[in-house]
Glycine riboswitch aptamer from a Paracoccaceae bacterium, 101 nucleotides, folded computationally. It matches the Rfam family "Glycine riboswitch aptamer". Rfam links the family to the GO term glycine biosynthetic process. Taxonomically the source falls in Paracoccaceae (Bacteria, Pseudomonadati, Pseudomonadota, Rhodobacterales). The model forms 89% of the base pairs in the Rfam consensus.
RNA sequence: GCGUCAGGUUCGGGAGAAUCCGGCGGGUCCUCAGGACCCAAAGGUGCCGAAGGAGCAACCGCCCCGGUAAACUCUCAGGCGCAAGGGACCGUAGCUGACGA
Numbered sequence: 001g002c003g004u005c006a007g008g009u010u011c012g013g014g015a016g017a018a019u020c021c022g023g024c025g026g027g028u029c030c031u032c033a034g035g036a037c038c039c040a041a042a043g044g045u046g047c048c049g050a051a052g053g054a055g056c057a058a059c060c061g062c063c064c065c066g067g068u069a070a071a072c073u074c075u076c077a078g079g080c081g082c083a084a085g086g087g088a089c090c091g092u093a094g095c096u097g098a099c100g101a
Base pairs, nucleotide, nucleotide: 002100003099004098005097006096007095009093011091012090013089018045020044021043025039026038027037028036029035030034046080047079048078052076053074054073055072059067060066061065
């Protein structure tokens, strides 16, 4: 120097699910103590899976029992108008490490 794998970094891409109930509080307008409209915290219900977390088939350990993957399953955490943010994962450029010829 080459290849494979892993982990940072750069840049790009990157899904799903509530315009629900509620209403702390705030704002605008009309008119003078009421009305209309807008935003909206806590909480509740429903829902989503792609941070993180948990579970397991084959298989392995002789048995008991234990180990063990995912984009599967669960939904603890997280999230559910647009945008923003986050985001598994994919590509890109380069760095580091391990292994191989």